A computed fold for a 117-nucleotide RNA from bacterium HR41, annotated as SAM riboswitch aptamer (S box leader).
């Protein structure tokens, strides 16, 4: 980098280095930013996706270092810590007001984990 599945309205910010952008994409807004963007490091912290410990309840001609469903720990791998994935269109389908406009539902796309090739 394909694929497949899970989640995505909650949470959690300080230093140092830097020096002008940045909130994926494209259009539109809105917005954060010299009172210092992006980026890297340190240090804190959310969180519970793996992994590990652990409680319960449930399952089994098989009673185990089992399965599974739930809750708790957070020492370890990630990942994250501005505003819903900033917010709406980017496709498809439905209903509502006359054009346009507003609503809802999928879906792509994108993050982030797991696993598989």
């Nucleotide at each position: 980098c394909u694929c497949a599945c899970a989640u995505c309205g909650a949470g959690a910010g300080g230093g140092g280095u830097g020096g002008a952008g940045g909130g994926a994409c494209u259009u539109g807004g809105c917005c954060c930013u010299g009172u210092g963007a992006a980026a890297c490091c340190c240090c804190g912290g959310c969180a519970a996706c793996c992994a590990u410990c652990u409680c319960g309840g449930c399952c089994c001609g098989g009673c185990g270092c089992g399965g599974u469903c739930g809750g708790g720990a957070a020492c370890g791998g990630u990942g994250c810590c501005a505003a819903u994935u900033c917010c709406a269109a980017g496709c498809g389908g439905g209903c509502c007001g006359g054009g346009c406009g507003g609503c809802c539902c999928g879906g792509g796309a994108g993050a982030u984990g797991u696993g598989a090739c």
About this RNA
Its Rfam family is "SAM riboswitch aptamer (S box leader)". Its family is annotated with regulation of gene expression in the Gene Ontology.